Notes:
The part of an RNA shown here (large-subunit ribosomal RNA, domain VI) has 265 nucleotides and comes from a marine metagenome. Rfam family: Bacterial large subunit ribosomal RNA. Its family is annotated with ribosome and structural constituent of ribosome in the Gene Ontology.
Context: one part of a larger RNA
Parts: sequence; structure tokens; C1' cells
RNA sequence: CGCAGGAACAUUGAGAGGAUUUCUCCCUAGUACGAGAGGACCGGGAGGAACGCACCUCUGGUGUACCAGUUAUCGUGCCAACGGUAAACGCUGGGUAGCCAUGUGCGGAGUGGAUAACCGCUGAAAGCAUCUAAGUGGGAAGCCCACCUCAAGAUGAGUGUUCCCAUGGGGUAACCCAGUAAGGUCACGGGAAGAACACCCGUUGAUAGGCUCUACGUGGAAGUCCAGUAAUGGAUGCAGCGGAGGAGUACUAAUAGACCGAGGG
Repeated sequence: CGCAGGAACAUUGAGAGGAUUUCUCCCUAGUACGAGAGGACCGGGAGGAACGCACCUCUGGUGUACCAGUUAUCGUGCCAACGGUAAACGCUGGGUAGCCAUGUGCGGAGUGGAUAACCGCUGAAAGCAUCUAAGUGGGAAGCCCACCUCAAGAUGAGUGUUCCCAUGGGGUAACCCAGUAAGGUCACGGGAAGAACACCCGUUGAUAGGCUCUACGUGGAAGUCCAGUAAUGGAUGCAGCGGAGGAGUACUAAUAGACCGAGGG
């Protein structure tokens, strides 16, 4: 921009894409078959491999400043306690959320249809024979459907429900312009949404921050006291501290506003 008024929501599915894999074992059954060796079809069940999708309960990885330890050096006058720097975490031990796989769950199921090679039935031409000429069956991981996803720019622009509709100016009229309606956009607070855009939520509010509590992480703070000459250890005390998680709470900020958007089709 289009879909012959403007919107919101819900849909149909023309069409497109994805997937379609495979192995082993057990039962049937040591049966059919076979002299034996060996060893099934059909049917049923179980467990895997790789691949794919999703997720973070478990197992782990990361987790750039969450906790702790520690070296050198500088600073806060000194002790103690802290802070800065050491290549974009000084080094080291851990680690929430998120993200992830090596972890977990699930999937390729089932049922039809038309067929290929091939196997048939009936059957002439051609008194026989012949699956074929008329007619009519079976038959594949392949084809169509079925499964998952997208999908009306499918310009062939579909369908349904609901909402808004007789204001002003110009013009003979067609029509043009303006302000609006339903609705939408910007802006504002945000997001397990995201490159931008888009999408989703938000004062009829827990959207973010703060605060309180808590899960969880770290691992026992400072100060004081006690023991020891001291280094150090113990008590106070599962302490102190803490990013993203959870719950609660309107304290702060989602304000104030601006714009677009029909004219009776």
C1' cells in the first nucleotide's frame, strides 16, 4: 500500500516446510523345514544406537565481583579492620538465577487409499493356452492421507462474532480539508519476548526499584571475652554477608501528555 467504511478478536486451510532411520534380545519354537549341521515366515514383547524437539527436578559446566581464603604493594595517621591495583576476575576454593549437555522427558505411533516390480482370478482375439484385450484382486522403507509447524499478499486477498458511526469548513458536483468515534501509536514502568523492529504485560496495578521475610550460596563476620609467651584456637553464634529465585508490602516510579484514526460504505 492492497484486501471498496473504520476497527478488535476468533477461525477455515489452497499451499509450504519438518519428520519418515536402524540394531540387538526374548516368546511363538529349537516348532515348520532339514539326513544332520543348522534353523525360519507370520505374530507378540523388551532394550538400545544415532538423530530431532523441549526442559533444568536430578548429575554436572559456566556463572567478570555472590561468599570465603591468600601473596605483593599503595592508601584510610598508627594497631586492628577495611578499600584500590596486580591485562580488562591478581591468584585460589565454592556457587543462586539464567544459559547449557555430558543430564532429564518425549518423538519417528496407529490406520487407510492408489500403485511399482512382481503374484493372481475370470477371459477372448486364436474352440487350446494366456494376469489383459473388456472386467476384477493382492502387493513396497517409495506416492497420497494421517502426525508436527507455518499459512488469506490464497491480489482467487476467504469465513464468523462484536464495536464505532449523519460533526464542522470549502466546492454546483465528484470530491477535498479539519476535529473526532470505536480503536491504535508515541511516550512511561517492564518482560522466562527480543539484533533493530516486532510480540506480550502494566494504576480495575505487584510492572520495575526499595523494604520485610524466605529458598539458596558461602561457611562461622566485626567487636568483646576466655586459653596460650606468641602464632593461633575457642565462646558469643549454622554467625555475618549476599546478583538475578519465591512470597508479601503502593514507600518511589509507571506521571504529565502528544498524535493517528470512519462519514454511511